The RNA shown here (transfer RNA) has 72 nucleotides and comes from a Planctomycetaceae bacterium. The sequence is in RNAcentral, with records from ENA.
RNA sequence: GUCGCGAUAGUGUAACGGAAAGCACAAGACUCUCCUAAGGUCUUGGUCCUGGUUCGAUUCCAGGUUGCGACG
Numbered sequence: 001g002u003c004g005c006g007a008u009a010g011u012g013u014a015a016c017g018g019a020a021a022g023c024a025c026a027a028g029a030c031u032c033u034c035c036u037a038a039g040g041u042c043u044u045g046g047u048c049c050u051g052g053u054u055c056g057a058u059u060c061c062a063g064g065u066u067g068c069g070a071c072g
Base pairs, nucleotide, nucleotide: 001071002070003069004068005067006066007065010025011024012023013022018055027043028042029041030040031039048064049063050062051061052060
């Protein structure tokens, strides 16, 4: 330099172009317990950035940023 893949909550990950973007862990509150842990109930919090296509974009397209890989 060229090409491919990835970027979603604090962490790990799901999601045919149409559900209130789901699950687990973590965090907070309550409950349980003599106390702690475990358990139970509830809550908080997210689509890398900028544009485009579309009635509608996490999803498709273009550019950028960043990580990984292949080739030279």
Rfam family: tRNA. Rfam classes the family as a transfer RNA. From the family's description: Transfer RNA (tRNA) molecules are approximately 80 nucleotides in length.
NCBI's taxonomy places the organism under Bacteria, Pseudomonadati, Planctomycetota, Planctomycetia, Planctomycetaceae.